[in-house]
RNA sequence: GUCCCCGUAGUUCAAUGGAUAGAAUAUCUCCCUCCGAAGGAGAAGAUUGAGGUUCGAUUCCUCAUGGGGACA
Numbered sequence: 001g002u003c004c005c006c007g008u009a010g011u012u013c014a015a016u017g018g019a020u021a022g023a024a025u026a027u028c029u030c031c032c033u034c035c036g037a038a039g040g041a042g043a044a045g046a047u048u049g050a051g052g053u054u055c056g057a058u059u060c061c062u063c064a065u066g067g068g069g070a071c072a
Stems, first nucleotide, its partner, number of pairs: 001071007010025004018055001027043005048064005
C1' cells in the first nucleotide's frame, strides 16, 4: 500500500428494516440472616463518528476512525 473481518451497558453476548435495544455477570438499594454468603425483589447503565437510502436504520450504502487478520 491492497483486500477481508469486527466495533452495542463496567465485562461477555443477543436483536429478519418496525416493541420502551434484551439477557447474563458486575455495581447500587431493599427483603431475608445475629452478621455475612447464598437466595428473592427492584434501580441505574450501551448501538465508534459523520453523511446517505428509507415512512422508519443497531441492521443497508459511502467516508472517516479504532482493533484484528491475509498478501505485498

The RNA shown here (transfer RNA) has 72 nucleotides and comes from Candidatus Liptonbacteria bacterium RIFCSPLOWO2_01_FULL_52_25. RNAcentral holds the sequence, with entries from ENA. The source organism's lineage runs through Bacteria, Bacteria candidate phyla and Candidatus Liptoniibacteriota.